[in-house]
Context: one part of a larger RNA
RNA sequence: UGACGGGGGCCCGCACAAGCAGCGGAGCAUGUGGUUUAAUUCGAAGCAACGCGAAGAACCUUACCAGGACUUGACAUCGUCUGAAUCAUCCGUAAUGGGAAAAAUCCUUCGGGACAGACAGACAGGUGGUGCAUGGUUGUCGUCAGCUCGUGUCGUGAGAUGUUGGGUUAAGUCCCGCAACGAGCGCAACCCUUGUCACUAGUUGCUACAUUUAGUUGGGCACUCUAGUGAGACUGCCGGUGACAAACCGGAGGAAGGUGGGGAUGACGUCAAGUCAUCAUGCCCUUUAUGCCCUGGGCUACACACGUGCUACAAUGGUCGGUACAGAGGGAAGCCAAGGCGCGAGCCGGAGCGAAUCCCCCAAAGCCGGCCCCAGUUCGGAUCGCAGGCUGCAACCCGCCUGCGUGAAGUAGGAAUCGCUAGUAAUCACGGGUCAGCAUACCGUGGUGAAUACGUUCCCGGGCCU
Numbered sequence: 001u002g003a004c005g006g007g008g009g010c011c012c013g014c015a016c017a018a019g020c021a022g023c024g025g026a027g028c029a030u031g032u033g034g035u036u037u038a039a040u041u042c043g044a045a046g047c048a049a050c051g052c053g054a055a056g057a058a059c060c061u062u063a064c065c066a067g068g069a070c071u072u073g074a075c076a077u078c079g080u081c082u083g084a085a086u087c088a089u090c091c092g093u094a095a096u097g098g099g100a101a102a103a104a105u106c107c108u109u110c111g112g113g114a115c116a117g118a119c120a121g122a123c124a125g126g127u128g129g130u131g132c133a134u135g136g137u138u139g140u141c142g143u144c145a146g147c148u149c150g151u152g153u154c155g156u157g158a159g160a161u162g163u164u165g166g167g168u169u170a171a172g173u174c175c176c177g178c179a180a181c182g183a184g185c186g187c188a189a190c191c192c193u194u195g196u197c198a199c200u201a202g203u204u205g206c207u208a209c210a211u212u213u214a215g216u217u218g219g220g221c222a223c224u225c226u227a228g229u230g231a232g233a234c235u236g237c238c239g240g241u242g243a244c245a246a247a248c249c250g251g252a253g254g255a256a257g258g259u260g261g262g263g264a265u266g267a268c269g270u271c272a273a274g275u276c277a278u279c280a281u282g283c284c285c286u287u288u289a290u291g292c293c294c295u296g297g298g299c300u301a302c303a304c305a306c307g308u309g310c311u312a313c314a315a316u317g318g319u320c321g322g323u324a325c326a327g328a329g330g331g332a333a334g335c336c337a338a339g340g341c342g343c344g345a346g347c348c349g350g351a352g353c354g355a356a357u358c359c360c361c362c363a364a365a366g367c368c369g370g371c372c373c374c375a376g377u378u379c380g381g382a383u384c385g386c387a388g389g390c391u392g393c394a395a396c397c398c399g400c401c402u403g404c405g406u407g408a409a410g411u412a413g414g415a416a417u418c419g420c421u422a423g424u425a426a427u428c429a430c431g432g433g434u435c436a437g438c439a440u441a442c443c444g445u446g447g448u449g450a451a452u453a454c455g456u457u458c459c460c461g462g463g464c465c466u
Stems, first nucleotide, its partner, number of pairs: 007466007015456002019420002022417001026311008034302002042053002064297005070291001073123001077122002079119005090098002106113002125286002128284003134280002136275003139271001141269001146185006152161003165176003191263004196231007205221003209218002234257001237251005313413001317372007329360003334353002339348003379410001384405007426448007
């Protein structure tokens, strides 16, 4: 000077408390450990690994295993020689090898080049090792309010001061004081979005007038909306408190009030934190193999243990019929309407749309009515059988969906433990990325819409002073 203390003081945070809904028990999904295996590729390991890399393992992917092949190589540059490249067929699991046949090119400055083959070596190659050799990038403390510097001053010096103190703030935010005076990185603001209004613009959007089955047509741009430019909020105004300050409390006006809500934004640093398997890269290792090609298998195993989820255990419910209202997205090797077929998944069909025009697209919970009558049930749907549909060369290992049948555990979950303070939690559905196909995951979107916060003694983490 720091760090630490079951030392002290002050303060904050869903940290506790007050509440709501969960997890831990069940079934299933998924990740991990373990075990197994020819292989179950590798990494991630308290918080900050475990629905994580993986925004999607049938082949491919794929790095693993078995078998079958290759050795200047699947890929790059250079030398010599030769030649169209290639297409089709047979054997073979394929790679590839062998055999047979057909056809002799494209550009050219006529040197050659493109492409292919043979030979020779220089070399290629490595998802092999080291993240404790590294770059880049990321997590974390933490969006916590801190971290520093110049000059001056003090101290022999390490250092101190400033940055401490009195108030105040979400904030090292601001005010006052002060041997300090200033400054930088952070805070805040500037950025995006949302909430109000005005203006401009009016098609594919909208519809007050007329017409009508229908914004369909005429008319219109008022309204909604769209998207561009502005306005608006600044403690600006009033009262009180305060130290005449900063500020705090209350009020007015206002769509909005004290950072309006949300996002992006992450200081100096910490953890030799993560990543050599995104990529790059030093060194080491490998070079007829630790490289490369193919077929099949594996990554999907299963006594078990843990994490994260989904679905439930029911009546605030289940089921049947009727009926209403979104937002945000996506669409050309695509989205697919009308109409028809099928109980259905789906199929036929072919209109429109590179999309404010057409399509995905009927939102669901909700509301109205009927049944069920508390039961392992008309709860629950696992598991299994049969029959089908779709994608794809191919669904046995190992996809998703539909119909019929089957109907397991489960009657609210021990110790322990997680999230959340408002359009939030909870609940309901919808879309997207990945993607041929495959979503209970992830990323978004809207609908319905709570309870509680006395307080800071205690648990956890953090800030300042001592």